A computed fold for a 74-nucleotide RNA from Gemmatimonas sp., annotated as transfer RNA. Rfam family: tRNA. Rfam describes the family as follows. Transfer RNA (tRNA) molecules are approximately 80 nucleotides in length.
RNA sequence: UGCCCCGUCGUCCAAUGGCAGGACAUGCGGCUUUGGACCGCAGAAUCGUGGUUCGAAUCCACGCGGGGCAACCA
Numbered sequence: 001u002g003c004c005c006c007g008u009c010g011u012c013c014a015a016u017g018g019c020a021g022g023a024c025a026u027g028c029g030g031c032u033u034u035g036g037a038c039c040g041c042a043g044a045a046u047c048g049u050g051g052u053u054c055g056a057a058u059c060c061a062c063g064c065g066g067g068g069c070a071a072c073c074a
Stems, first nucleotide, its partner, number of pairs: 001070007010024004018054001026042005047063005
């Protein structure tokens, strides 16, 4: 320098144009002799800018970050 893949709650993973959801973790409550077990409830996220569209996490362009391959240097 070129090419490819990835970027979503604290973590992991869904939603592939149409209400952003689940598990774990966390907080609160319940249950229990006790809770780090079990049950219920709650908060919490789409990397940025622009574009396409009635509508974008999803499609397009550029950028940023991470990973891989190649080239360059030696």

It was read from a public genome assembly.